Model confidence (mean pLDDT): 81 of 100. A computed fold for a 72-nucleotide RNA from a Candidatus Peregrinibacteria bacterium, annotated as transfer RNA.
RNA sequence: GGUCCCAUAGUUCAACGGAUAGAACGACCCUCUCCUAAGGGGUAAAUGUAGGUUCAAUUCCUACUGGGACCA
Numbered sequence: 001g002g003u004c005c006c007a008u009a010g011u012u013c014a015a016c017g018g019a020u021a022g023a024a025c026g027a028c029c030c031u032c033u034c035c036u037a038a039g040g041g042g043u044a045a046a047u048g049u050a051g052g053u054u055c056a057a058u059u060c061c062u063a064c065u066g067g068g069a070c071c072a
Stems, first nucleotide, its partner, number of pairs: 001071007010025004018055001027043005048064005
């Protein structure tokens, strides 16, 4: 330098172009317990950036940023 893949809660992952963007673990609160852990109930928390297509974009297109694989 070329080709390709990935980017979503703190972490690991879901989400036919139309769901209130969901789950597990973690955090916080309540409950239970002599205390802790476990158990039960609840709360907060996310679409890398900028454009485009569309009635509607996490999803499709383009550029950029970051990470990775292969080739040279």
Rfam family: tRNA. By type it is a transfer RNA. Its family is annotated with triplet codon-amino acid adaptor activity in the Gene Ontology. It was read from a public genome assembly.